This is a predicted complex of two RNAs, RNase P RNA and transfer RNA, with 444 nucleotides together. The prediction has a mean pLDDT of 77. Rfam match: Bacterial RNase P class A. The family's RNA type in Rfam is ribozyme.
[in-house]
RNA sequence: UCAGCGGGCCGGGUGACCGCCCUUCCCCGGAAGGGAGGAAAGUCCGGACUCCUGCGGGCAGGGUGCCAGGUAACGCCUGGGCGGCGUGAGCCGACGGAAAGUGCAACAGAAACAUACCGCCCUUCCGGGUUCGUCCCGGAAGGGUAAGGGUGAAAUGGUGCGGUAAGAGCGCACCGGCGUGCUGGCAACAGUGCGGCCGUGAAAACCCCACCCGGAGCAAGGCCAAAUAGGGGAGGAGGGCUGCCCGCCCCAUUCGUACUCCCGGGUUGGCUGCUAGAGCGCCACGGCGACGUGGCGUCGAGAGAAAUGGUCGCCCAGUCCCUCUUCGGAGGGAUGGACAGAAUCCGGCUUACAGGCCCGCUGAACCC
RNA sequence: GGCCCCAUCGUCCAGCGGCCUAGGACAUCACCCUUUCAAGGUGAAGACCGGAGUUCGAGUCUCCGUGGGGCUACCA
Numbered sequence: 001u002c003a004g005c006g007g008g009c010c011g012g013g014u015g016a017c018c019g020c021c022c023u024u025c026c027c028c029g030g031a032a033g034g035g036a037g038g039a040a041a042g043u044c045c046g047g048a049c050u051c052c053u054g055c056g057g058g059c060a061g062g063g064u065g066c067c068a069g070g071u072a073a074c075g076c077c078u079g080g081g082c083g084g085c086g087u088g089a090g091c092c093g094a095c096g097g098a099a100a101g102u103g104c105a106a107c108a109g110a111a112a113c114a115u116a117c118c119g120c121c122c123u124u125c126c127g128g129g130u131u132c133g134u135c136c137c138g139g140a141a142g143g144g145u146a147a148g149g150g151u152g153a154a155a156u157g158g159u160g161c162g163g164u165a166a167g168a169g170c171g172c173a174c175c176g177g178c179g180u181g182c183u184g185g186c187a188a189c190a191g192u193g194c195g196g197c198c199g200u201g202a203a204a205a206c207c208c209c210a211c212c213c214g215g216a217g218c219a220a221g222g223c224c225a226a227a228u229a230g231g232g233g234a235g236g237a238g239g240g241c242u243g244c245c246c247g248c249c250c251c252a253u254u255c256g257u258a259c260u261c262c263c264g265g266g267u268u269g270g271c272u273g274c275u276a277g278a279g280c281g282c283c284a285c286g287g288c289g290a291c292g293u294g295g296c297g298u299c300g301a302g303a304g305a306a307a308u309g310g311u312c313g314c315c316c317a318g319u320c321c322c323u324c325u326u327c328g329g330a331g332g333g334a335u336g337g338a339c340a341g342a343a344u345c346c347g348g349c350u351u352a353c354a355g356g357c358c359c360g361c362u363g364a365a366c367c368c
Numbered sequence: 369g370g371c372c373c374c375a376u377c378g379u380c381c382a383g384c385g386g387c388c389u390a391g392g393a394c395a396u397c398a399c400c401c402u403u404u405c406a407a408g409g410u411g412a413a414g415a416c417c418g419g420a421g422u423u424c425g426a427g428u429c430u431c432c433g434u435g436g437g438g439c440u441a442c443c444a
Stems, first nucleotide, its partner, number of pairs: 001364010012315007020035007037339001041350002044348005049217004054248006061213005066080005081095001082093004096208002101206002104201002117149002119145011157175006176197001178195007221272004231263005239250002265443003279298008316337001318335007369440007378394004386424001396412005417433005
């Protein structure tokens, strides 16, 4: 210098004028203070909070899925293992079980899990040839063989040597994979000794194993006020996690009552929940790290269908054009800043995002 | 705001992971029939919302987006 990899951050600034929302104050018209995001988004996970009175068990249903930690919790994060990709920095992985069982593998192919179509080899028989060698060619029957051909996405260990009638883990060496023992590690797993290699793929097919999950959601829920026809119909004794069942316990009591649903009626008000919290910043200590503990500082929207904006000037990136140039740049003009927008609150994931800044690292070329 | 559901020709529906090069009805177009129109007959054109993944193979299974639809206030 070029090409990359990983991480963090910003995502316009400032002044004047005119507005919008909330809170506080008073001299009731003003003043002061505050007013979007890294994703406020998708609503995909996990919690807090509230109600369904409470607790436990089982079935069904749903979810997660290498190991160990972190956390309030998680499908998130950190570290490690294994597999794949890359020269590398690094990146990616729905990564338990197919030897519990059931089902599937279209077409092609002989055969899709155990199989003989062609081929190869042996024996017997028949026909022909003959250099007469139980030799050669052709055919039939019986048998052996998964090395070769062919089919397929996939053919059941691979390569080499030996072996054999031809072959074959049949034997051996190396590799791969399975079982088992030992060593290291908390573990996933790795290394190694021995034994033997018919159990293919797929569980984002059913399923099995381990672990987790009661349901609803701030339009949850609580209080007050106003108004109406304190009505009608259906179901109806058990109700209580509202998928089902059972036990404990609790409430009510034998009534068409409690309660549920529908029709009809009324209101479109106020307060609360409501924003100080698993909060944010810095420092110290422990830990490889996620994170934890302690100290100091700080307060940053809380309204309703619901505000956070507009114009102009200057500046900052970026893009285009013109002029000058000592080729390093300088001056002038035009244009111009993404994705998006709180609605109970947090922790994550995912998705969208113009442009820019910083840090660490890798590879190549050149120079010292 | 919250909670659910759906997506296949122009419309309404079918569609065990493989005979899907996706089927049916209505509608459209062309031809036949008719003096003409309708009805009828024959034929044609026409679609898996988008992108990834699993699988030998995806309309179907999984994930992420996109676009629609439904329910949900309080009182007596």